[in-house]
RNA sequence: AGAGUUUGAUUCUGGCUCAGGACGAACGCUGGCGGCGUGCUUAACACAUGCAAGUCGAGCGGGAUAUAGGGGCUUGCUCCUAUAUCUAGCGGCGGACGGGUGAGUAACGCGUGAGCAAUCUGCCUUUAUCACUGGGAUAACACGUAGAAAUAUGUGCUAAUACCGGAUAAGACCACAGCACGGCAUCGUGCAGGGGUAAAAGCGCUUAGUGGAUAAAGAUGAGCUCGCGUCCCAUUAGCUAGAUGGUAGGGUAACGGCCUACCAUGGCGACGAUGGGUAGCCGACCUGAGAGGGUGAUCGGCCACAUUGGAACUGAGAAACGGUCCAGACUCCUACGGGAGGCAGCAGUGGGGAAUAUUGGGCAAUGGAGGAAACUCUGACCCAGCAACGCCGCGUGAAGGAAGAAGGUUUUCGGAUUGUAAACUUCUGUCGCAGGGGACGAAGAAUGACGGUACCCUGUAAGAAAGCCCCGGCUAACUACGUGCCAGCAGCCGCGGUAAUACGUAGGGGGCAAGCGUUGUCCGGAAUGACUGGGCGUAAAGGGAGUGUAGGUGGCACAGCAAGUUAUAUGUGAAAUGACGAGGCUCAACCUCGGAACUGCAUAUAAAACUACUGAGCUAGAGUGCAGGAGAGGUAAGCGGAAUUCCUAGUGUAGCGGUGGAAUGCGUAGAUAUUAGGAGGAACACCAGUGGCGAAGGCGGCUUACUGGACUGUAACUGACACUGAGGCUCGAAAGCGUGGGGAGCAAACAGGAUUAGAUACCCUGGUAGUCCACGCCCUAAACGAUGGAUACUAGACGAAGGUGAGAAAAUCAUCUGUGUCGAAGCAAACGCGAUAAGUAUCCCGCCUGGGGAGUACGGCCGCAAGGUUGAAACUCAAAGAAAUUGACGGGGACCCGCACAAGCAGCGGAGCAUGUGGUUUAAUUCGAAGCAACGCGAAGAACCUUACCAAGACUUGACAUCCCUCGAAUAACUAAGAGAUUAGUUAGUCCUUCGGGACGAGGAGACAGGUGGUGCAUGGUUGUCGUCAGCUCGUGUCGUGAGAUGUUCGGUUAAGUCCGGCAACGAGCGCAACCCCUAUUAUUAGUUGCCAAUAUUAAGUUAGGAACUCUAAUAAGACUGCCGUGGAUAACACGGAGGAAGGUGGGGAUGACGUCAAAUCAUCAUGCCCCUUACGUCUUGGGCUACACACGUGCUACAAUGGGUGGAGACAAAGAGCAGCGAGCCUGUAAAGGUAAGCAAAUCUCAAAAAACCAUUCUCAGUUCGGAUUGUGGGCUGCAACCCGCCCACAUGAAGUCGGAGUUGCUAGUAAUCCCGAAUCAGAAUGUCGGGGUGAAUGCGUUCCCGGGUCUUGUACACACCGCCCGUCACGCCAUGGGAGUUGGGGGUACCCAAAGUCGGUGAGCUAACCGCAAGGAGGCAGCCGCCUAAGGUAAAACCAAUGACUGGGGUGAAGUCGUAACAAGGUAGCCGUAUCGGAAGGUGCGGCUG
Repeated sequence: AGAGUUUGAUUCUGGCUCAGGACGAACGCUGGCGGCGUGCUUAACACAUGCAAGUCGAGCGGGAUAUAGGGGCUUGCUCCUAUAUCUAGCGGCGGACGGGUGAGUAACGCGUGAGCAAUCUGCCUUUAUCACUGGGAUAACACGUAGAAAUAUGUGCUAAUACCGGAUAAGACCACAGCACGGCAUCGUGCAGGGGUAAAAGCGCUUAGUGGAUAAAGAUGAGCUCGCGUCCCAUUAGCUAGAUGGUAGGGUAACGGCCUACCAUGGCGACGAUGGGUAGCCGACCUGAGAGGGUGAUCGGCCACAUUGGAACUGAGAAACGGUCCAGACUCCUACGGGAGGCAGCAGUGGGGAAUAUUGGGCAAUGGAGGAAACUCUGACCCAGCAACGCCGCGUGAAGGAAGAAGGUUUUCGGAUUGUAAACUUCUGUCGCAGGGGACGAAGAAUGACGGUACCCUGUAAGAAAGCCCCGGCUAACUACGUGCCAGCAGCCGCGGUAAUACGUAGGGGGCAAGCGUUGUCCGGAAUGACUGGGCGUAAAGGGAGUGUAGGUGGCACAGCAAGUUAUAUGUGAAAUGACGAGGCUCAACCUCGGAACUGCAUAUAAAACUACUGAGCUAGAGUGCAGGAGAGGUAAGCGGAAUUCCUAGUGUAGCGGUGGAAUGCGUAGAUAUUAGGAGGAACACCAGUGGCGAAGGCGGCUUACUGGACUGUAACUGACACUGAGGCUCGAAAGCGUGGGGAGCAAACAGGAUUAGAUACCCUGGUAGUCCACGCCCUAAACGAUGGAUACUAGACGAAGGUGAGAAAAUCAUCUGUGUCGAAGCAAACGCGAUAAGUAUCCCGCCUGGGGAGUACGGCCGCAAGGUUGAAACUCAAAGAAAUUGACGGGGACCCGCACAAGCAGCGGAGCAUGUGGUUUAAUUCGAAGCAACGCGAAGAACCUUACCAAGACUUGACAUCCCUCGAAUAACUAAGAGAUUAGUUAGUCCUUCGGGACGAGGAGACAGGUGGUGCAUGGUUGUCGUCAGCUCGUGUCGUGAGAUGUUCGGUUAAGUCCGGCAACGAGCGCAACCCCUAUUAUUAGUUGCCAAUAUUAAGUUAGGAACUCUAAUAAGACUGCCGUGGAUAACACGGAGGAAGGUGGGGAUGACGUCAAAUCAUCAUGCCCCUUACGUCUUGGGCUACACACGUGCUACAAUGGGUGGAGACAAAGAGCAGCGAGCCUGUAAAGGUAAGCAAAUCUCAAAAAACCAUUCUCAGUUCGGAUUGUGGGCUGCAACCCGCCCACAUGAAGUCGGAGUUGCUAGUAAUCCCGAAUCAGAAUGUCGGGGUGAAUGCGUUCCCGGGUCUUGUACACACCGCCCGUCACGCCAUGGGAGUUGGGGGUACCCAAAGUCGGUGAGCUAACCGCAAGGAGGCAGCCGCCUAAGGUAAAACCAAUGACUGGGGUGAAGUCGUAACAAGGUAGCCGUAUCGGAAGGUGCGGCUG
């Protein structure tokens, strides 16, 4: 410090996720030691048991025990005295500290800093003074009474440092009145006067001392007040009746509405009152570079609480954790009448929970209470125990050791790796164990729980001590097997559908280590709430516009002040923590010390630049005046013409209207058209213009009236009067609403007609609200420049509008304002913006923070309604999005090409047959091929074989290959059984050899063979297709942040990315073309088997001869836009011409770029993996691949006269094939063919006849003399074998079919069409296929359209790329949520009723020790009763929160449901926004707006 993830790729925006640190943690696996810390975060839930606050006999009376002495005597009892110890009670001090918890509390509770002139303070310290004299009780105790108990009560006795009276007493207190000084308003301090009030306690070996009273001061602690700070919600906006203040009184330690009476009506609040939610606060802790964010365990400070609520008493101090009273809930005891209790003290129990310890030791230390002290008490505290809960330290050994052992894993079988790792050798002793010694902590004589602990010494023995997570990327670390979208993993992206580095296991590796991972939470990364430090044209985001309040900000210069600001000083900022420097435990963690720091607050002093404030000025901002011109600026009234429609009348006749084409509609009752007149409403052609005006919405005939603003000039006036603007107020298109008018045209809804699968649409005919006016509402738009307002600054150029100046004027120049286009710097992700900024700055306002849910729900406000405004959450996704790039696509555009269309010719589709396919059937009908690019395809040929399929019968090292052992020649013929394979038998036969063996055969054992079994989506190879289309790329350079672009685009041209020209490109490669073959012409050479002009000859090029011609087959030539003309740019090239056999690639072939289709083929072959192994292998016989209601493809033959038949003259080819072959000739047969047999391994012989054509004749338009299917009979051929299932011949039979619907195919010249010939395969079996030649056309205007392709451009929401993407209803499952008659619960407040304990007040006829009084009685007190207040309780009405609810609304989500096709391309009606209306649904339509 960053990384992953949106895309085909890119840049950006933006969210999600990860790597780090931390924890009072928990869970999983594992676990050696020690030190230091930490340990109920949940139920402030309930608690058994023990302990946690007592102490003082030197305050008091009594009692008990022991000892001693004494008395009485019933010698074992009692009494007295003394001493010692213990003690219930009275009394004193302490139980208000210490310890726990965080429920409540949003508060002067806490923090920080001040104040009390408004206060108190036991114990402690200091100072001063005093302690005289009396009195009456009471507990204990004794005896009774009641009760189960707790306890209560009567009578009697007694003491005090308990209680009470009197004396004395001040500088204390109270009232009165005075002086001095001071201050902060009331006042404070000091001094002094007379009057009134009020004290005490003693104890102690009587040396010491200790306690008591009053007053003052200190210290400590406490109380109160104030400034500032202290969470979320405004979908909480108004709150308040003791409320705010005053007067008087009461009360308190003290101020105060703290309380009461009276008076006044205040007080708080957008600087957030009130209400709701949540929460103890802080020092600090975690994180972070910091600023911040989060937390408030342990330690420390403060607060609050003690089962819940209320209350007071005592006291220096409490509204009291281990006190009291009352009420509630709960638990326990009970004799049922009544009682007892409070672990949020330490342990511990139950419960809750993911989860948190011992019913331990000790007061030795530190501290506390009491005591004169000894001492007692102390679960505070110090220690120990449990827990890897955290931090820190140590160890599990060290060195040597290659045969690189064994084993494991893997392998290309060679090896590699585990790995110096182990074994083995030598060594050490942390730790462990055993033995011995043995502390500090104690100051100060004694006293040590920890503890025989830490530590030290000796011995022993490598002996007891390593795991966890991860290994696809992020992120360090890879292989094998298993599994097969299963099981599973996953933090994000994502893995898994048979070769998974992602699941599970193993080996190996990486990381950390007594731990390692996971989960949870917080900060960080996140500049993702941006103060430091973000944004708003298109990504989320500028308010629809103005005016203006509060607020914020503000021109030039002077003086003052000192609030902000700056500096210095002082106080404070507790300690601990953190950082730094030292020190102590062997180190560290930990602990101790020191100074600094604690960025804060307060006070004082100083400064005066800036800001604020005050005073007095200025004119550059702003405003006013004066003088001008421009304008659809606004409101009202009046006027005008054109057009539509309607009415009346005339003319006139059959149509009009409307559309893509129609129809509905109108019209013979006279329309449309046309003429004249009239009525009425709405809108204002031309001018008209990115022209003008207005804040925006918006504004358009003319005139008048009223009226707002801007601009220019001038510089007379004011003198900062300014800018912005939360709320507020005003305006605000269209649609819509209310009332009343108006209504020509247009036109939602609606109706009808079309279109369509449907058509609730687009189109047509009608048509109502509405559109118009007046008044009143509504308040929203793509209200857009998707760009808030103001000010200043920063190159220009060109337009057009309004003014002014210069110029005689024009031209032109200068300047101001508004309005456009281009463009510099700069900005920007890019597109783009660019003085009218999206640049550079300042000020103010509004708004944004991932997508969806949703601008929805609930609540509030507004509205007549429609609705508007404000505006969430649950849940869900890992994206959603912007700009640009390359493709692909478009029912976008431009250009070009192709038998693509058109123009033609011949077909197919109808028939019969052949053949292939589908389907069906079957034991099997083997398998593959599937739009073009499967279907006369693999198959250049299924009767057996082939053959892969089926049935049956057989074999198991096998039909075939290699290796080993034994035996034997191999082989051939025959017999028997059997369907055959096979089995059994007979006969003949005796190989080569280097003597090892080899070939061949039989038997045996196992390695293995074998598989047309699967996967063409694991592959190689081969092939198809786009397409013989003209394209596809690279290097360097340049441009761009980048993907990419350029080159390759552009202007011409070409069949062509062919060539030329231009150009930030220059070159190059694969393709094109050419080079190759055939063919067309000629030449040369050669002359047999081919040829024959001349000579001779023959039946015949038959022979002699010839080498001219044809031909054959080798070599050459030829064609290159080379020449001429025209066009073109002087080019490329095109057109025309000449010459030429051939002319512009002459014709044809071979040749197929980068790539696409997971195209085809595992059944040509090869091959990975998987599968079968007495079978999915092999052999055999028979069957099947040849089936047949049907459908399709490709062909053949026809339907006839351009024809069929018959006859002739044996018209005229080319290319092929041939020895298991072609087979002449002759003979036989009607023929197929047979018999015989010559020639030929071929320019020689044979197949072999070419056919159409041509000539003659017949048929005469018919289902025929067309057509030949089908069937019968008889033959022939091949072959072991023609039944299933071949071909051919003859005779007989003579079906459909009379030119073929929608649709569709081929072909541009030696082509189509037509006619024959040959070959491969092959025993036989072509209408197929591949070749060959013969005859031989028609048409092409042209590129609008269909199809395919190419280039450029444009749009895109597509990239699996339009067979794309995608919207909404409906149906089903699941999830969260709104409404809902209600129901239930909760917290808080209000009103009323009842009212415990208790304080206060009143009363007090009952009771009453101290004082007064001789007494009677009095004073005072108590009980009781009454009153105010009041907890709990009850009642009532509302509001709020939560849960739940039949039913209901939408939302989200879910591999393959239904209906349509709305959007993305002109998305097939451009889309979208607002509004109204209609419709199953997307949506349609109207009105206005926007261009995205």
The RNA shown here (small-subunit ribosomal RNA) has 1492 nucleotides and comes from Bubalus bubalis bubalis. The RNAcentral record of the sequence draws on SILVA. Lineage of the source: Eukaryota > Chordata > Vertebrata > Bovidae > Bubalus bubalis.